A computed fold for a 1196-nucleotide part of an RNA from an uncultured Verrucomicrobiota bacterium, annotated as large-subunit ribosomal RNA, half B.
Context: one part of a larger RNA
RNA sequence: AUCUCUCUAAGGAACUCGGCAAAUUGAUCCCGUAUCUUUGGUAUAAGGGAUGCCCCGCGAGGGGUCGCAGAUAAGAGCGUCAACCGACUGUUUAGCAAAAACACAGCUCUCUGCUAAGUCGAAAGACGAUGUAUAGGGAGUGACACGUGACCAAUGCGGAAAGGUGAAAGCGUAGGGUGCAAGCUCUGCGUCUAAGCCCCCGUGAAUGUCGGCCGUAACUAUAACGGUCCUAAGGUAGCGAAAUUCCUUGUCGGGUAAGUUCCGACCCGCACGAAUCGUGUAACGAGUUGACGACUGUCUCGGAGAGAGGCUCGGUGAAAUUGUAGUGGCGGUGAAGAUGCCGCCUACCCGCAGCAGGACGGAAAGACCCUAUGCACCUUUACUGUAAGCUGUUAUUGUCGCUUGAUUUUCAAUGCGUAGAAUAGGUGGGAGACUUUGAAGCUCGGUUCCAGGAUCGGGUAGAGUCAAAAUAUGAAAUACCAUUCUUUGUUGAUUAGGCGUCUAACCUCGUGCCAUUAACUGGCCGUGGGACAGUGAUAGCAGGUCAGUUUUUCUGGGGCGGAAUCCUCCCAAAGAGUAACGGAGGAUUACGAAGGUUCCCUCGGCCCGGUCGGUAAUCGGGCUAUAGAGCGCAUGAGUAUAAGGGAGCUUUACUGUGAGACCAACAAGUCGAGCAGUUGCGAAAGCAGGUUCAAGUGAUCCGGUGGUUGAAUGUGGAAUCGCCAUCGCUCAUAGGACAAAAGGUACGCUAGGGAUAACAGGCUGAUCGCGCCCAAGCGUUCACAGCGACGGCGCGGUUUGGCACCUCGAUGUCGGCUCAUCACAUCCUGGGGGUGGAGAAGCUCCCAAGGGUUUGGCUGUUCGCCAAUGAAAGUGGUACGUGAGCUGGGUUCAGACCGUCGUGAGACAGGUCGGUCCCUAUCUGCUGUGGGCGUACGAAACUUGAGGGGAUUCUUCUUUAGUACGAGAGGAUUUGGAAGGACGUUCCUCUGGUGUCCCAGUUGUCGCGCUAGCGGCACGGCUGGAUAGCUAUGAACGGAACGGAUAAACGCUGAAAGCAUAUAAGCGUGAAGCCCGCCCCGAGAUGAGGUUUCGUAGGGUGUAUACCCGAAAGUCCCCAGGAAGACGACCUGGUUGAUAGGCCGGAUGUGUACGUGCAGUAAUGCACUUAGCUAACCGGUACUAACGGACGAAUG
Repeated sequence: AUCUCUCUAAGGAACUCGGCAAAUUGAUCCCGUAUCUUUGGUAUAAGGGAUGCCCCGCGAGGGGUCGCAGAUAAGAGCGUCAACCGACUGUUUAGCAAAAACACAGCUCUCUGCUAAGUCGAAAGACGAUGUAUAGGGAGUGACACGUGACCAAUGCGGAAAGGUGAAAGCGUAGGGUGCAAGCUCUGCGUCUAAGCCCCCGUGAAUGUCGGCCGUAACUAUAACGGUCCUAAGGUAGCGAAAUUCCUUGUCGGGUAAGUUCCGACCCGCACGAAUCGUGUAACGAGUUGACGACUGUCUCGGAGAGAGGCUCGGUGAAAUUGUAGUGGCGGUGAAGAUGCCGCCUACCCGCAGCAGGACGGAAAGACCCUAUGCACCUUUACUGUAAGCUGUUAUUGUCGCUUGAUUUUCAAUGCGUAGAAUAGGUGGGAGACUUUGAAGCUCGGUUCCAGGAUCGGGUAGAGUCAAAAUAUGAAAUACCAUUCUUUGUUGAUUAGGCGUCUAACCUCGUGCCAUUAACUGGCCGUGGGACAGUGAUAGCAGGUCAGUUUUUCUGGGGCGGAAUCCUCCCAAAGAGUAACGGAGGAUUACGAAGGUUCCCUCGGCCCGGUCGGUAAUCGGGCUAUAGAGCGCAUGAGUAUAAGGGAGCUUUACUGUGAGACCAACAAGUCGAGCAGUUGCGAAAGCAGGUUCAAGUGAUCCGGUGGUUGAAUGUGGAAUCGCCAUCGCUCAUAGGACAAAAGGUACGCUAGGGAUAACAGGCUGAUCGCGCCCAAGCGUUCACAGCGACGGCGCGGUUUGGCACCUCGAUGUCGGCUCAUCACAUCCUGGGGGUGGAGAAGCUCCCAAGGGUUUGGCUGUUCGCCAAUGAAAGUGGUACGUGAGCUGGGUUCAGACCGUCGUGAGACAGGUCGGUCCCUAUCUGCUGUGGGCGUACGAAACUUGAGGGGAUUCUUCUUUAGUACGAGAGGAUUUGGAAGGACGUUCCUCUGGUGUCCCAGUUGUCGCGCUAGCGGCACGGCUGGAUAGCUAUGAACGGAACGGAUAAACGCUGAAAGCAUAUAAGCGUGAAGCCCGCCCCGAGAUGAGGUUUCGUAGGGUGUAUACCCGAAAGUCCCCAGGAAGACGACCUGGUUGAUAGGCCGGAUGUGUACGUGCAGUAAUGCACUUAGCUAACCGGUACUAACGGACGAAUG
């Protein structure tokens, strides 16, 4: 230093993000208490008063008495006014968030009838609950008050069940394989059919959603009003620049000297809004915000003191870190910021105490960013599965009845085109059939119906009826027989469904009995249910409940955007090839003619003429005419001998091959004569294996289709496979990972990267800033007092960028505080030139960096705005100087709220509240302070000053002078004088502060036996004062003058250049600036300086160098100390002595001691007494202690 405390003049929040911290307040009693209010409260509101001791009195009360102070110490709310949020008391991120988050009582919706729903579990079982809808579960909201609007289109949920769709099983049917067959097996189709889905309805205190454009009123503005489009419906009440408002510091008002905050309004709500509640609200809150009072060292602006610590000594004794170190500054260089390289400069060797600029310091393989065919967790209408669930079938699984459907059997009925007696089902047989066992007819009833009839039964009646022939018909009699079809009914059977019934499976219950002393379990008995349920198997639905995964790459970081294959051109540097998120365009086909061949033809443009007809259509003529056209489409190349246009005949838009080449990693791709076969055209030669050419595309696997002398698992056959041909990919991320795939992470993790972003540096300098050149124009006139278009040329490296070069095994980021330092493009002060300078005040330019450059309100702010000063309130650099110096308000982890976006997880250079800042200094550097050695004898003093540092200021008033100037108003230069601000140095007489015990007062308590008197503890207990010292706010002083050389500027003389010219030679004037002068350090100034004084030479060994002993001047250790000091050092003294202590005297401070006496009932007072005591101060005095020891020179 720092930590914990005490006090502090004047001011009193000016501090700061913010009154953070500290201070104030505080007890008891009494008085008194607003607003609001849910009448409980708010409330200890606020504010005010009292408090000791003694005596009298039961008390009320009265009287007396001391102090600055009586709750005397300690312990013990600061208060008020507003706003936001949350009602409240509670709960929470153990260890950065205590909150506005959670909870909460209350409100609402919804499920649940008891073996409840729900939950845990594989089950048994358990919770729910020994509860029963006033109960229990889930969800939302969150006291209370007033309210809670519209929309059911989407999503969800509920309901209904007509229709559609709909799996397995079952049934029917057709076919394949095989087999002698029975059969087995496979496939297709049909039928039946649950849940679900579609469809329909309902539902918002379910998830959610709640528009646009145009016009309009007699100033303007606005729009009650109108029109129109869309929608499921278009936001109601209330609130509103808000925890929500971007623009925005919105505008107005209030508060303040000044208000990005705050409060009240307005409404233009980027992007409020009604139980993801809206709006209010008393009370409450370690919540957030604003204001005020009180109070203060938060501050102006510091100071003093105490304890701890530091330092020194003794004891004990770590750590991180560390390539090796003999570890300087500047400029440069360099992987782009050097102790180590280059150059220059500086620098004797070594400590100690300190400070932190650097060692891209230490710590932690960066948490941001990117990368990884990394991980984890979360989400969902990503993909694929899946638990639980719903549903069908089937097993456990049985009886009976009714009924419905289907199939089938018996019996019966049924059958209408036209023609025709008339309602002819088909086919075959057939000439007769029926009839008293009752024909026709009549009547009653049933069924059916094409409304005409058909048919059946009963009654009556009592003898006939029908067919064959003819007409008609494809077909002839229901005359009769047989068989059969359609439709319908009936009977039986089978099957499927529905309903009901039974009891014996199965389930359940019993306060019943037994095992049995048992709330289990089993048996018995009984109750209820019952072939359902439950359970198993199987099938469909649905299923982020759970799980596994995917979620591309390129990229001047990543994301967003764009792109990914193919063709053409340029780039491309005259072979080929050649990159970029370089510049331009196209393709994912078309055509049976737009192909082949034979023959024929020539385009376009312009002018003139000509019906509708125009600039331009089709027609005629002319001119021009290698092409300016056309060639399906892009571009390029090509092309008139045509590849273009037309016509005839045609299918070579063929099959099987293919020498040889081009291209090329591979795989692919491209050209191709010839041969064989077969065609077309042409008289023929010949041409033709698509199209003027270069795009028009997709490997492999898998599967289909056609063909096929190939294989086919003991043999035969078959399934299946192969071969040839062909089909199925916007596999377009186009050499194609799979048949099948999206997101979030701020809760994150790992591996890596300076291969890659954010900060800073570097390079660059578009942008930015500044300057210069030219001079159109402005400036009444006049380019250049002052400006300066269109343009041009530079400089700087402060802006925004570009690049991605050091750093990701870490270079901490905005602002503030503190402390600076440099540049000058100068804000003030100083010197000058010009002026559109009268003076004054300005404008502009030149020189100039010595000094200076304010305090507040708002905001995190830098900035900015505002208030008030002032000579001025400069611009920039220094890692946007400075976090191993501080802060931590902002930004940028984890919590939470709002708006907006998103289905969601979540997200937002949007807002809001909250939120751990570590390091003992090794080197260097810096501030101090010592030791060693050197300075050629040893010392003591006094000095010189190379060099370095400091200082360097400004204003006001006054005089000159109300003068110069000016019409006036106004108003100087210059000179002298005075005062002041800020800054600096020193000091403590004064004014104050402090002054840990100098004095006094006093509370509580304990002790000295008690009283008295003292002492301890309670922050020195508190309180009032205060000496020395240290101090500022107090006192004194300082900046100067003079001189030298200069800058801009102004001159003298003066040529080159007979002039002119301040310049070329020469000589001057000229600034707060430079050098002196003033103050400080300073000979390690190794270049070690100078002067004076002091000490001087004895003995021994030795040839000598040399060594030893003694001793000088002097010095040191040591001792007594210090207004000196971390320790060393420095200073004083050491008996020939006042160095310290003591003592004596004094000063100063306090304020009248103890004791005794007196007065008083007592508290207490008075007298002795301006007493007593008195630190550090002043003077004196040897009483005590300063004892004792060592070093130390000439070889001259």
The sequence was found in a public genome assembly. The coordinates come from a structure-prediction model, not an experiment, and the mean pLDDT is 85.